[in-house]
Context: one part of a larger RNA
RNA sequence: GGAUGAACGUUGGCGGUGUGCCUAAUACAUGCAAGUCGAACGGAGCUAAUAGCAAUAUUGGCUCAGUGGCGAACGGGUGAGUAACGCGUUGGUGAUCUGCCUUGAAGUGUGGAAUAACGUUUCGAAAGGAACACUAAUACCGCAUGUGCUCUCGAUUUUCAGAAAGUUGAGAGUAAAGGAUUUAUUCGCUUCAAGAGGAGCCUGCGUCCCAUCAGCUGGUUGGUAGGGUAACGGCCUACCAAGGCUAUGACGGGUAGGGGACCUGAGAGGGUGGCCCCCCACAAUGGAACUGAAACACGGUCCAUACACCUACGGGUGGCAGCAGUAGGGAAUAUUAGAAAUGGACGAAAGUCUGAUCUAGCGACACCGCGUGUGCGAUGAAGGCCUUCGGGUUGUAAAGCACUUUUUGGAAGGAAUAGGAAGGAAGGUACUUCCAGAAUAAGUCUCGGCUAACUACGUGCCAGCAGCCGCGGUAACACGUAGGAGGCAAACGUUAUCC
Numbered sequence: 001g002g003a004u005g006a007a008c009g010u011u012g013g014c015g016g017u018g019u020g021c022c023u024a025a026u027a028c029a030u031g032c033a034a035g036u037c038g039a040a041c042g043g044a045g046c047u048a049a050u051a052g053c054a055a056u057a058u059u060g061g062c063u064c065a066g067u068g069g070c071g072a073a074c075g076g077g078u079g080a081g082u083a084a085c086g087c088g089u090u091g092g093u094g095a096u097c098u099g100c101c102u103u104g105a106a107g108u109g110u111g112g113a114a115u116a117a118c119g120u121u122u123c124g125a126a127a128g129g130a131a132c133a134c135u136a137a138u139a140c141c142g143c144a145u146g147u148g149c150u151c152u153c154g155a156u157u158u159u160c161a162g163a164a165a166g167u168u169g170a171g172a173g174u175a176a177a178g179g180a181u182u183u184a185u186u187c188g189c190u191u192c193a194a195g196a197g198g199a200g201c202c203u204g205c206g207u208c209c210c211a212u213c214a215g216c217u218g219g220u221u222g223g224u225a226g227g228g229u230a231a232c233g234g235c236c237u238a239c240c241a242a243g244g245c246u247a248u249g250a251c252g253g254g255u256a257g258g259g260g261a262c263c264u265g266a267g268a269g270g271g272u273g274g275c276c277c278c279c280c281a282c283a284a285u286g287g288a289a290c291u292g293a294a295a296c297a298c299g300g301u302c303c304a305u306a307c308a309c310c311u312a313c314g315g316g317u318g319g320c321a322g323c324a325g326u327a328g329g330g331a332a333u334a335u336u337a338g339a340a341a342u343g344g345a346c347g348a349a350a351g352u353c354u355g356a357u358c359u360a361g362c363g364a365c366a367c368c369g370c371g372u373g374u375g376c377g378a379u380g381a382a383g384g385c386c387u388u389c390g391g392g393u394u395g396u397a398a399a400g401c402a403c404u405u406u407u408u409g410g411a412a413g414g415a416a417u418a419g420g421a422a423g424g425a426a427g428g429u430a431c432u433u434c435c436a437g438a439a440u441a442a443g444u445c446u447c448g449g450c451u452a453a454c455u456a457c458g459u460g461c462c463a464g465c466a467g468c469c470g471c472g473g474u475a476a477c478a479c480g481u482a483g484g485a486g487g488c489a490a491a492c493g494u495u496a497u498c499c
Stems, first nucleotide, its partner, number of pairs: 001499004006495005013370006019363002021329001026327003030324003035070003040067002043064009077282003086207004091202003096199003101195008109143004119132005148174010178187003208254003215245003220242008257279004261272004284305005307318004335360001337359003342356001343354004373403004383394004408436006417426001443488005448469003454483005464471002
């Protein structure tokens, strides 16, 4: 000199764009953050029309809990753990999976038994159950068919290091669900092939400090067989062998999420990993599986632990490292705001939901921009300060005269975003026009040298200053105050950290 997620002191007019718990991965009151579908299903309530004297029946609309489907594995947060195939990069998968989406081929036949809701009874303070009876489906279970697919046994072709792949023969096994309708279709369902996107696994290389850590290792290293997985593999088990790693740093200890990037520097390098993007890990702590295409699952389940809450003492409930917000900690970090668009989930759609997202609020926290007037104005006014008492300086500075209106205040109009009718958060905002009036707007640090800028008074090694050298003990340009001057400026200075 540059830089910062900064903090502190003094000061503070406006706008734009960013950014804002770095500490306690501490504890959390309250609200919201994941729902949706009645065009899968039976029902309940309300309502309208029609028929009817009425009871009631039929049809339509709206709402609702339940069964069922899809979603809830995305999106959002945090960085505790992790020195690791975790990440980055290069390859491999002849060792693999893939819901929704796209393309293609084929099919969608026929039956059955339940169960929630509802109803009745009943237990419990509650959370939540129990018994009996009834009912539906795209829920569940058979049978048929088999384009196909899988397995077994053969034949054959091609490739490979090798189990592989293709063609073909025989045998065995293996699917499905309907809804809407203007009857035209359309949305689904089942099996298979391919694609796209996604994921798993393996691998060469790279990836902090300590040797005052020198030896480490028993599923350990390899083999055979089996189990398990979507899949290879000591991943697991049995048996057999005795191996494997290490000074090119094993093992141990400390520290730490990694990268794109960011800061600095001429570069080489050094430092950092906040915001944004990619990957990983975690969800009070520890463990486990279930469902599912995918989880060993932040707002799912079960168990244990700690903590907190409710209780009728029998028993229950909870998990903000989602968005706001509270307490605590701290030098320190914001609103319990709004919902139009974009993206996402569901839906045939209308649409619903969405603290993702977009906006607004708060903070000079950062960067950028604008303003606090402009021109003229000398008897160089008054006042202040200094003085050799002549004067000098503040100083064209002020006053005064003439102008302007960025900004400010008032009034009127008024968007794009939002693409064909309407609506639409921000918002009567941005912006435009008119009116008023210099009006509403300057500080801070320094002035001994480094280092731009000097005098007076006070103080008297005191009070104090100080980044270094050093000032102060009676003429202090170094302390304090005043006048003046210099620097930067809505900021200035200090502290901390990095180059």
About this RNA: This is a predicted structure of a 499-nucleotide part of an RNA (small-subunit ribosomal RNA, 5' domain) from an uncultured bacterium. The full RNA is in RNAcentral, with records from SILVA. Its mean pLDDT, the model's own confidence on a scale to 100, is 86. Its Rfam family is "Bacterial small subunit ribosomal RNA". Rfam links the family to the GO terms structural constituent of ribosome and ribosome.